[in-house]
RNA sequence: AGCCGUCUGGGCGGCUCUAAAUAGGUUUUAAGCCCCUAGCGUUCCUCUUUGGAGGAGGUAAUA
Numbered sequence: 001a002g003c004c005g006u007c008u009g010g011g012c013g014g015c016u017c018u019a020a021a022u023a024g025g026u027u028u029u030a031a032g033c034c035c036c037u038a039g040c041g042u043u044c045c046u047c048u049u050u051g052g053a054g055g056a057g058g059u060a061a062u063a
Stems, first nucleotide, its partner, number of pairs: 001016005006038001009035003025062003032040001043056005
């Protein structure tokens, strides 16, 4: 410097051309590392030509 941990921005962390991870304080949750935003994934309900579409909701406690 670049890339990655769902998205913009930021934090935390990792890797070195690759896109993963035992990392990201601890435990917890189906809910993805954290916050705002989003509502991609995840959960429930309805519809369906079974391809998918729509609605609701959006882990938690603690240091």
Model confidence (mean pLDDT): 87 of 100.
Predicted 3D model of a 63-nucleotide RNA (Pistol ribozyme).